[in-house]
């Protein structure tokens, strides 16, 4: 070094400036903002002396993930039938819906690198339609990190 179970802990950012309006961070001009894994030809940086190699690092829009909404196994409490049962609250697994990219460049290869130009963004609320405000959330989470234990 791996498998597997268990503890800890971490685990998401943003309308500056203006217009109209009784009212807008919701509308229009404008600005801003990118979760987790993997893929990667980028970029440092160390070693090598060639044919290279490591070690970090590189996608919102490629392939999955997760948040949100459907959706109910499963299990727990209670309460109920003389019993099989029922019914109510919490749990909330499988599943299922979910948003976006092009052109020019280099080059054997790039939706990833450069350059230009574009496009996307759960529900509820609300003086007026929200990616950015408030709210469910001190929540829930892909997942990273450490540590334990147990097996080959």
């Nucleotide at each position: 070094g791996u498998a597997u179970u268990c503890c800890u802990u971490u685990g998401g950012g943003g309308c500056a400036g203006g217009g109209u309006g009784u009212a807008a961070u919701u509308c229009c001009c404008g600005a801003c903002c990118g979760a987790c894994g993997g893929u990667g030809a980028u970029a440092a940086g160390c070693u090598a002396a060639g044919g290279a190699g490591c070690u970090u690092u590189u996608a919102g829009u490629c392939c999955g993930u997760g948040a949100c909404c459907c959706g109910g196994a499963u299990c727990a409490u209670u309460u109920u039938u003389c019993a099989u049962u029922a019914a109510a609250u919490g749990u909330g697994a499988a599943g299922g819906u979910g948003g976006a990219u092009u052109u020019g460049g280099u080059g054997a290869a790039a939706u990833u690198c450069c350059a230009a130009a574009g496009c996307c963004g759960a529900c509820a609320g609300u003086g007026a339609a929200a990616g950015u405000c408030u709210g469910g959330a001190u929540g829930g989470g892909a997942a990273a990190a450490g540590g334990a234990a147990u097996g080959g």